[in-house]
Parts: sequence; structure tokens; C1' cells
RNA sequence: GGGGACGUAGCUCAGUUGGUAGAGCAUCCGGUUUGCAUCCGGAAGGUCAGGGGUUCGAAUCCCCUCGUCUCCACCA
Repeated sequence: GGGGACGUAGCUCAGUUGGUAGAGCAUCCGGUUUGCAUCCGGAAGGUCAGGGGUUCGAAUCCCCUCGUCUCCACCA
């Protein structure tokens, strides 16, 4: 330098054909218990890496940039 994969909640990850952004764990509140744990119910938590474009509508499609992983090439 070139190719590919990935970037979504604090963590691990879903999100199918473009149509309301989700799960588990963690956190907080409540119930249960004498109390703790377990269990049950609920809540909060998001610039979907950043920017631009297409579209009535973008996490999803296109372009650029950044980061991580990987393969190839080059220099010495």
C1' cells in the first nucleotide's frame, strides 16, 4: 500500500426484506425472608464509531474518515 470482517445500553451480543432500537447479565426500586442469598415484578440506561448522501422513512443502502482483528504485498 491492497483485500476482507467488525464497531448497537456499563459488559456479552441480537436486530431477517429499509418502517416504533431489543435480550441476557450488571445497576436501582419494590415484593418475598427475622435478615442475606435465591426467586418474582418494575424502572433507568442508546449521537446504532464520526461525517455526508439516497429515500416519505436509514442501525440496515452508497461515499469518505477513525478504530480493532485478519490475510496479502512492499521496504530494510
Molecule: transfer RNA
Organism: Candidatus Kerfeldbacteria bacterium